Overview
A computed fold for a 135-nucleotide RNA from an uncultured Acidobacteriia bacterium, annotated as c-di-AMP riboswitch aptamer (ydaO/yuaA leader). Its Rfam family is "c-di-AMP riboswitch aptamer (ydaO/yuaA leader)". Rfam links the family to the GO terms cyclic-di-AMP binding and regulation of gene expression. Its mean pLDDT, the model's own confidence on a scale to 100, is 77.
RNA sequence: AGUAUGGUAAAGCCGAACUCCACCCGGAGGCGGGGGACCCGCAUUGUGGGGCUAAGUCCUAAGCAGCGUAAAAGGACGGAGUACUUUCAAGCUCCAGCCCGUCAGCUAACCUCGCAGGCGAAGUUGAGAGACGCC
Numbered sequence: 001a002g003u004a005u006g007g008u009a010a011a012g013c014c015g016a017a018c019u020c021c022a023c024c025c026g027g028a029g030g031c032g033g034g035g036g037a038c039c040c041g042c043a044u045u046g047u048g049g050g051g052c053u054a055a056g057u058c059c060u061a062a063g064c065a066g067c068g069u070a071a072a073a074g075g076a077c078g079g080a081g082u083a084c085u086u087u088c089a090a091g092c093u094c095c096a097g098c099c100c101g102u103c104a105g106c107u108a109a110c111c112u113c114g115c116a117g118g119c120g121a122a123g124u125u126g127a128g129a130g131a132c133g134c135c
Base pairs, nucleotide, nucleotide: 012119013118014117018029019028020027021026030115031114032113033112034111035110040105046102048103049100050099051098052097056077057076058075059074078095079094080093081092082091084130085129086128087127088126089125090124
C1' cells in the first nucleotide's frame, strides 16, 4: 500500500409489524390479514381445495426401485426492492418461506387474528413534476 474478515458508529432501509397508557395480567389509538348474507358470480369436488407474501405462469432432464399431472440448472413472460414522494428510462439485487386440514367465490351487520423478523458505512444513475429545508 492492497485485499479479506470482524467490531463500533445507527442517521436510515425492507416489512402491516407503530405510538401511547399501564406494568401483575393487560389496555387504547393506528396499521395490516382471515372468516362471514341478500344480490351477483361459479358449477365442482384426488390431478383434493384454500390462505399469508412481490415471491406467479410456461418451456426444459438427468438422477431416483418405480411412478410422476412432479421437478433442478437455465430460459421466456410477469412481479418486488433500490433511502422525501411520484412518472419515464437504464443498472444492480430478489422471486423465498410458512399456514389451514377435506373446508372457505364476492359479501353489509357481525366474528376473529397479527404488529414479527432481517439489513445497514456509503447508501445506483439520468431526466421531468411536487414537497421540505437553506440562502